[in-house]
RNA sequence: CCCAGACAAGGGCACCCCCGUCGUGAGGCGGGUCCGCAAAGCCACGGGUCAGGAGAGAGGCCUGAUAGCCGGGCUACCACC
Numbered sequence: 001c002c003c004a005g006a007c008a009a010g011g012g013c014a015c016c017c018c019c020g021u022c023g024u025g026a027g028g029c030g031g032g033u034c035c036g037c038a039a040a041g042c043c044a045c046g047g048g049u050c051a052g053g054a055g056a057g058a059g060g061c062c063u064g065a066u067a068g069c070c071g072g073g074c075u076a077c078c079a080c081c
Stems, first nucleotide, its partner, number of pairs: 005078001012037002017032006035068001041074003045071003048066006
């Protein structure tokens, strides 16, 4: 230096829900809360799911959302055996 996650250490994030706020909506943001998370840090590249739109309708298409759905990419504290 690299790998490595333990009845380690110091810490971090914050599900659902509630209040406020933005949005047509999914959902986002702020505060409370704390189910959980060793990347629950960041990225919409692939897939899934969700919302909006056009279309008689289906398939599908367009636009958006979701990173705490999965995969992938980048970065990262400490480190037992």
This is a predicted structure of an 81-nucleotide RNA (c-di-GMP-I riboswitch aptamer) from a Candidatus Rokuibacteriota bacterium. The sequence was found by an Rfam model in a public genome assembly. Its Rfam family is "c-di-GMP-I riboswitch aptamer". Rfam 15.1 lists 5,092 matches to the family in 1,772 species. Lineage of the source: Bacteria > Bacteria candidate phyla > Candidatus Rokuibacteriota.